[in-house]
RNA sequence: GACCCCAUCGUCUAGCGGUUAGGACAUUGCCCUUUCACGGCAAGAACCGGGGUUCGAUUCCCCGUGGGGUCG
Numbered sequence: 001g002a003c004c005c006c007a008u009c010g011u012c013u014a015g016c017g018g019u020u021a022g023g024a025c026a027u028u029g030c031c032c033u034u035u036c037a038c039g040g041c042a043a044g045a046a047c048c049g050g051g052g053u054u055c056g057a058u059u060c061c062c063c064g065u066g067g068g069g070u071c072g
Base pairs, nucleotide, nucleotide: 001071002070003069004068005067006066007065010025011024012023013022018055027043028042029041030040031039048064049063050062051061052060
């Protein structure tokens, strides 16, 4: 330098045009317990940036940024 793949709560991830953006772990609160742990209930928390297409974009397209890989 060329090409390919990836980017979603603190972490790991689901999502394939119309979702309340879901789950697990973690965190916080309450219950349970003599206390802790375990367990139960609840809460908060996310779509990498900019443009385009579309009635509607996390989802499709382009550019960029960051990460990974193959080749030179």
A computed fold for a 72-nucleotide RNA from a Verrucomicrobiales bacterium, annotated as transfer RNA. NCBI's taxonomy places the organism under Bacteria, Pseudomonadati, Verrucomicrobiota, Verrucomicrobiia, Verrucomicrobiales. RNAcentral holds the sequence, with entries from ENA. Rfam family: tRNA. Gene Ontology term of the family: triplet codon-amino acid adaptor activity. Rfam classes the family as a transfer RNA.